[in-house]
RNA sequence: GUCUUGAGCUUAGAGUUUGAUCCUGGCUCAGAACGAACGCUGGCGGCAGGCUUAACACAUGCAAGUCGAACGCGUGUAGCAAUACACGAGUGGCGCACGGGUGAGUAACGCGUGGAUAUCUGCCUUUUGGUUCAGAAUAACCCCGGGAAACUGGGGCUAAUACCGGAUGGUUCCUUCGGGAUAAAGAUUUAUCGCCAAAAGAUGAGUCCGCGUACGAUUAGCUAGUUGGUGAGGUAAUGGCUCACCAAGGCGACGAUCGUUAGCUGGUCUGAGAGGACGAUCAGCCACACUGGGACUGAGACACGGCCCAGACUCCUACGGGAGGCAGCAGUGGGGAAUAUUGGACAAUGGGGGCAACCCUGAUCCAGCCAUGCCGCGUGAGUGAUGAAGGCCUUCGGGUUGUAAAGCUCUUUUGGCGGGGACGAUGAUGACGGUACCCGCAGAAUAAGCCCCGGCUAACUUCGUGCCAGCAGCCGCGGUAAUACGUAGGGUGCUAGCGUUGUUCGGAAUUACUGGGCGUAAAGCGUGCGCAGGCGGAUUGUUAAGCAAGAUGUGAAAUCCCCGGGCUUAACCUGGGAAUGGCAUUUUGAACUGGCAGUCUAGAGAGCGUCAGAGGGGGGUGGAAUUCCACGUGUAUCAGUGAAAUGCGUAGAGAUGUGGAGGAACACCGAUGGCGAGGGCAGCCCCCUGGGAUGACACUGACGCUCAUGUACGAAAGCGUGGGUAGCAAACAGGAUUAGAUACCCUGGUAGUCCACGCCGUAAACGAUGGGUGCUAGACGUUGGCGAGCUUGCUCGUCAGUGUCGCAGCUAACGCGUUAAGCACCCCGCCUGGGGAGUACGGCCGCAAGGUUGAAACUCAAAGGAAUUGACGGGGGCCCGCACAAGCGGUGGAGCAUGUGGUUCAAUUCGACGCAACGCGCAGAACCUUACCAGCCCUUGACAUGGGACUCGCCGGGACCAGAGACGGUCCCUUCGGUUCGGCCGGAGUCCGCACAGGUGCUGCAUGGCUGUCGUCAGCUCGUGUCGUGAGAUGUUGGGUUAAGUCCCGCAACGAGCGCAACCCUCGUCUCCAGUUGCCAUCAGGUUAUGCUGGGCACUUUGGAGAAACUGCCGGUGACAAGCCGGAGGAAGGUGGGGAUGACGUCAAGUCCUCAUGGCCCUUACGGGCUGGGCUACACACGUGCUACAAUGGCGGUGACAGUGGGAUGCGAAGGGGCGACCCGGAGCCGAUCCCAAAAAACCGUCCCAGUUCGGAUUGCACUCUGCAACUCGAGUGCAUGAAGGUGGAAUCGCUAGUAAUCGCGGAUCAGCAUGCCGCGGUGAAUACGUUCCCGGGCCUUGUACACACCGCCCGUCACGCCAUGGGAGUUGGUUCUACCCGAAGAUGGUGCGCUAACCGCAAGGAGGCAGCCAGCCACGGUAGGAUCAAUGACUGGGGCGAAGUCGUAACAAGGUAACCAAGCCUGCG
Repeated sequence: GUCUUGAGCUUAGAGUUUGAUCCUGGCUCAGAACGAACGCUGGCGGCAGGCUUAACACAUGCAAGUCGAACGCGUGUAGCAAUACACGAGUGGCGCACGGGUGAGUAACGCGUGGAUAUCUGCCUUUUGGUUCAGAAUAACCCCGGGAAACUGGGGCUAAUACCGGAUGGUUCCUUCGGGAUAAAGAUUUAUCGCCAAAAGAUGAGUCCGCGUACGAUUAGCUAGUUGGUGAGGUAAUGGCUCACCAAGGCGACGAUCGUUAGCUGGUCUGAGAGGACGAUCAGCCACACUGGGACUGAGACACGGCCCAGACUCCUACGGGAGGCAGCAGUGGGGAAUAUUGGACAAUGGGGGCAACCCUGAUCCAGCCAUGCCGCGUGAGUGAUGAAGGCCUUCGGGUUGUAAAGCUCUUUUGGCGGGGACGAUGAUGACGGUACCCGCAGAAUAAGCCCCGGCUAACUUCGUGCCAGCAGCCGCGGUAAUACGUAGGGUGCUAGCGUUGUUCGGAAUUACUGGGCGUAAAGCGUGCGCAGGCGGAUUGUUAAGCAAGAUGUGAAAUCCCCGGGCUUAACCUGGGAAUGGCAUUUUGAACUGGCAGUCUAGAGAGCGUCAGAGGGGGGUGGAAUUCCACGUGUAUCAGUGAAAUGCGUAGAGAUGUGGAGGAACACCGAUGGCGAGGGCAGCCCCCUGGGAUGACACUGACGCUCAUGUACGAAAGCGUGGGUAGCAAACAGGAUUAGAUACCCUGGUAGUCCACGCCGUAAACGAUGGGUGCUAGACGUUGGCGAGCUUGCUCGUCAGUGUCGCAGCUAACGCGUUAAGCACCCCGCCUGGGGAGUACGGCCGCAAGGUUGAAACUCAAAGGAAUUGACGGGGGCCCGCACAAGCGGUGGAGCAUGUGGUUCAAUUCGACGCAACGCGCAGAACCUUACCAGCCCUUGACAUGGGACUCGCCGGGACCAGAGACGGUCCCUUCGGUUCGGCCGGAGUCCGCACAGGUGCUGCAUGGCUGUCGUCAGCUCGUGUCGUGAGAUGUUGGGUUAAGUCCCGCAACGAGCGCAACCCUCGUCUCCAGUUGCCAUCAGGUUAUGCUGGGCACUUUGGAGAAACUGCCGGUGACAAGCCGGAGGAAGGUGGGGAUGACGUCAAGUCCUCAUGGCCCUUACGGGCUGGGCUACACACGUGCUACAAUGGCGGUGACAGUGGGAUGCGAAGGGGCGACCCGGAGCCGAUCCCAAAAAACCGUCCCAGUUCGGAUUGCACUCUGCAACUCGAGUGCAUGAAGGUGGAAUCGCUAGUAAUCGCGGAUCAGCAUGCCGCGGUGAAUACGUUCCCGGGCCUUGUACACACCGCCCGUCACGCCAUGGGAGUUGGUUCUACCCGAAGAUGGUGCGCUAACCGCAAGGAGGCAGCCAGCCACGGUAGGAUCAAUGACUGGGGCGAAGUCGUAACAAGGUAACCAAGCCUGCG
């Protein structure tokens, strides 16, 4: 190096829009992390970390000194002294530019990375050479002063490694190449330490450059030393760094300038990664040191613990003047949710000084505080079932807490006590520290909490509460059975922590480079042209920028990762490696992209021929029609509407005829057609002009595509100026409509519509689809051109357009589909939840209207797309029903009955409320019923079960007293069974206390059961299959047909279930069987008469069993079907009539007062008993009925014909009494035998249209019956009384044949009470053309913003409350710019007549220096004017949210005038 093998790492989703679905899309959650904070809790140790806020202000202490081996002096000690030692201030040297802090400023060569050099570099290393001569001062010190102080003036003495001069000049520098300039320091114990010059190194520093480095364009232009040059100055050094002159440049859409924010990096957190966020601790760089400016010294500073000035602040002061700078370590105040001790030590590491000893060091090493984080350990282990007690739950059986505890056995980490005792220290020296660690002793002893338990999300019950209190991350819980609040028990999770809050990344493919989109969800600019930019055909050569490969340098250390090592382990520390995606240099390569050069023709263009066209501009011209004018004819309306009216017309309209005027628009052709980039373009002719298609080829040779900014065009409305104006027509006026009608409708009518010129620049400017190129099945039309074939009007082919359908593919679906929304490439534009809002502010444009660009606060958990199933529609189609229509009879008017509402009342018990409550529960309230009210009573109870005690001849019946009665009291009669003979057993009564009984009390919205209703409507579903991502669809739709999803046919469906129908009952016909209480044809007997009797069962009838009807037969029709129509036969004909029978479901429909039942409530009462009252009230309103209003009737008379039923505390005959209700009576009958029982309408007569011989209410009197009792409050009878009422407004109900109507009869309930209810039979009609309309329903289809489903949804003004925000006369503050004024300190320059030691000079003086003064520069400050940001502001504009407010009804269905977009005008709003 290659190959093979192995290992490691390797991407998670969920909730929430809907009735459900798929998609889009936001919001939210689960994870990790933190210099954190807060709440509850808190045993130990190790390692780390600890003002994120006020770069706010700071008391106090410390943080930088050292050197006597540079120097003199002073003091002390020792010494006689020289001197030595120690200390002190001073001169001098070195250090103080390091170390330490902070992140204010800075968007910058500041930082990072890689390069470059016009540079300097104390101490250190190496090397070479040198270290000579001479001089003048000065501090300290002494003296005299000033000052409160800080400090300071004058005079005098003195030393040096302090200062100055000369010499030398290897060297270095300058040079006109002659030359010129340039150094030193000594100390001393004689071994060293120094000093000077030079060269080199090392280290450090300076400067320059490439690249990278936040956001905003609502910041687009910036710049005068600005950009460059020449020269000079300055610097260690390049350079406009500075100055003079010259030129007019420089930067900027590849984002200058401006604004806002920010120290940068190694790295840290997160993430699969790419990324995103951050820049604490540690490390590198930078900047700063109270704020601003400035220089000095120095190798190095424009200097944190130095200086000067200005400013603010603080302190001292004798008021004259001074002092200060914790963003060093501690610490204080303040701010804040929040962050530690005024500790120890230089023992170690390192730094400064020194030869050194040593001194200094808040650097550092340690200790203290804090669960702030990470890591480790512990709070015990084993055994222990009666599954203890207690708690909690319970279906009361039990379950659970739970082996948990107790008990027994054991251990001793941590902590405590005692003892030993380090490493860190290579020789000495240990703050930490008697610490770590080791040994021993006693003893389970000292040590558990926090959150959660509706879903997401692991973990469930009780009680309390009752939309309250509260919870909540999202969805959402709570309105009396809350696993969601609070509590308890139990459980889950984590654990010395646990939760909450905040922040970051993740999930979020939700900014999409990896890795998104734009027809309808947000998103294609209205459309062209086109500069920059991006991208670009074929081929050859070359180059090497991109690209590829190799090498080299760099990429600090730490961190991360891997392999090791050290602390008992881990965290932590540490050695090595890997990695560090990058940048730079270099070598090589040349396929691709790019550059350069050449060639080509397939892209593109241009030349020639032909062609179509409402393409554009200008000029002319034509006919029809409307209106107007003139005249004629002619007479009463015309016009208009849903209907009208306004309007026109007798002054002659409308109609009609002729003529004329004027403006606007161009019927037919005409089209699914043509042209144009789009907007758009239409009579005809002429002129000018743009684009396109096609056919053959000669030409150019990539000349192309797209396009930010820009520019042009751009419907309608609108604006300006001037014309024009027939029709139409905002505004406006009038008439209607209406609750209103500022609308829709009608009559008028002005801008405008038209023309010319100039603006505006927007539209649902739409194919809601940007442009270009290539590729990817077809079929059928149509427009223009060309070609071919022939049969000459057709076929085939081809190019360019324009349509419909459709394969593959795509799409969330709908759909698209060679005219793509398919497959690819290139370029541009645009989107990132809804509302706020296309709004505000700013800019630009406009005459204005306004356009364009375009936010935020705040608010919501959705907003949305497509499709599905329903429901709905003042959408459509088909069909049905006494739904309408056609009829008959009612209700609504009267009186009465009955129910309800309301009112009343002590109570008028309760329930039922559209249809589907209201003659309903109630098949029957005088007491009872009865639940209500008043009063009087009872309390283990009127009723059940259990315990104890007592009693017993079990029970039962009768009478009396008081009382309203319940109840209380007294008396009388009567007297159980078994037996082991024990009140022992069964049984009964009384008493006691407790469990309990009891409740027509509440909840029908906790329930069962039952019922109503849609509806006896024809529907409702399933299995399998198929289609669809899915909800779902198919089947069940379609063509026929039916009463019917009934049947037939067809069909990606095939079958099945619940419904329909049939099976069941009954009526209608017949047969068979059976005849008593029924029947009597035949036979016999009897009677005045009668099935009365014998007899019989034929008939009627009864009640059992059967038959019969099936579109079976015929004809027609239909599709050779199902079926329909007609006919025959038949008792019955197309389900023969009636009944029973009620699918899936709907209405939280009704019922807790039938019953049952969960929960709650009452327990000397909300239970129980009793008397009386009430449910029967009465101004009124409604429902359901009865009786009527009369002659189809009333009354009187005659007296014929049913059927269903009922009957023993019962029906009750005959006979008798009463006018009658009824009474007396009691035969017969437990019923085909007897009774109720008379049927009534019918028929005959009379009345003669009237409030009556209609009608019967009401009332009086007298009675009857039932019952304990008819007062409140029964029914009936007789006599008398004789009301309203003369057929009923709007409206409304029933009924389709033995039906309606009419007539009576029976029954249940019941002592009595029926106009109600349930049944029965008698008499017995009319009408249905038909489906337009009303109501209800079924099927299909369509639209939908509805799904609590149209009694839906929903819009805007107004009123009220809260919130944020825009405008606003202004006001206040910050930042910044321009102009001018002032100008400290300072360096620079000038001057320097004042002052002046070193050098020169004999001297005078000079050289040089200093002060002073002047000048420009300049900080702070001031004046004036702008720009910008923020705060605030009377008033004002809209916006959002809010409970059940007001007005209307705009939108969603044809939403009742289709809706919407742009624009104008008007109007309470919409």
Small-subunit ribosomal RNA from an uncultured bacterium, 1470 nucleotides, folded computationally. It matches the Rfam family "Bacterial small subunit ribosomal RNA". Its family is annotated with structural constituent of ribosome and ribosome in the Gene Ontology.